Source information:
Bacterial large signal recognition particle RNA from a Chloroflexota bacterium, 265 nucleotides, folded computationally. It matches the Rfam family "Bacterial large signal recognition particle RNA". Rfam's curators write: The signal recognition particle (SRP) is a universally conserved ribonucleoprotein involved in the co-translational targeting of proteins to membranes. Rfam links the family to the GO terms SRP-dependent cotranslational protein targeting to membrane, signal sequence recognition and signal recognition particle, plasma membrane targeting. RNAcentral holds the sequence, with entries from ENA.
RNA sequence: UCGUGCUAGGCGGGGCGCUAGCGGUGCCCUGAACCCGUAAUCCGCUAUAACGGGGCUGAACUCCUGCUCCGAGGGCUCGACGGCUUUCGGGACUGUCUGGCCUGGGGGUGUAGAAGGCUGGGUCCUGUGCGGCAUAGGCCCGUGAACCUGGUCAGGACCGGAAGGUAGCAGCCAUAAGCGGUCACCUGUGGGUGCCACGGGGUCGCCUGGCCGGAGCCAACUGGUCAGGUAAGCCGGGGGCUGCAGUUCGACGAGAGGUGCACGG
Numbered sequence: 001u002c003g004u005g006c007u008a009g010g011c012g013g014g015g016c017g018c019u020a021g022c023g024g025u026g027c028c029c030u031g032a033a034c035c036c037g038u039a040a041u042c043c044g045c046u047a048u049a050a051c052g053g054g055g056c057u058g059a060a061c062u063c064c065u066g067c068u069c070c071g072a073g074g075g076c077u078c079g080a081c082g083g084c085u086u087u088c089g090g091g092a093c094u095g096u097c098u099g100g101c102c103u104g105g106g107g108g109u110g111u112a113g114a115a116g117g118c119u120g121g122g123u124c125c126u127g128u129g130c131g132g133c134a135u136a137g138g139c140c141c142g143u144g145a146a147c148c149u150g151g152u153c154a155g156g157a158c159c160g161g162a163a164g165g166u167a168g169c170a171g172c173c174a175u176a177a178g179c180g181g182u183c184a185c186c187u188g189u190g191g192g193u194g195c196c197a198c199g200g201g202g203u204c205g206c207c208u209g210g211c212c213g214g215a216g217c218c219a220a221c222u223g224g225u226c227a228g229g230u231a232a233g234c235c236g237g238g239g240g241c242u243g244c245a246g247u248u249c250g251a252c253g254a255g256a257g258g259u260g261c262a263c264g265g
Base pairs, nucleotide, nucleotide: 001265002264003263004262005261006260009057010056011055012030013029014028015027016026020046021045022044023043024042034054035053036052037051038050063258064257065256067255068254069253073249074248075247076246077245079244081243082242083241084240085239086238087237088236089235090234093233094232095230096229097228098227099226100225101224102223104222105221107218108217109216116212117211118210119209120208121207122206123205124201125200126199127198128197129196130194131193133190134189135188136187137186138185140181141180142179143178149174150173151172152171157166158165159164
């Protein structure tokens, strides 16, 4: 150095989670990733840390490294950095809402007379008169009683010797209550009654007349100011997500290095 047969090793690894810890099942990343059985109400183990069974490959492109680089992806800090979101509080500032005041600006109005002052009327309340309307009563007209209203009482009845007297039905006349009418007049009562008259009260506001006065007035807009509210912006605290940063683990890959036994040429 070549050949043959073996053996160690290899046939995936990593992050998170779980766990006293390790590996697996689970989720995720990487990736060309042997087979079967077991496992979240977990399964199997104990620092040589899945277990049991089978198969392939095999000392190198393939195996090993507590070595270097690269770096998918995950974890942690969660930072005196930034963004989004949520919650609690604040109310200085910006905004916004309400109210008071001012009127610089714009506008309106005013010498065809502003503000202000004096005075009258209306609108409001109350009373009286008159009128009107409604209603009740009176007045007036009509009607109105088998007996228990009146007058007159035929006939008849009663008393009496007679003269005469008494009560009285029907009829007729009249009338009471009642009923009906008239509505002119009288009296009383009432009101969603009146372009009516008069008195008293009230007069905040509004409408309207007169007089004095002689230049401002109004505050809806804009602006200012004060007070109160709100909490969008803003300020402070807490939570969540995320970018950036730091740190940690780290697959795939690259480099460097390492790797046994027997026989024969």
It is recorded under the gene name ffs.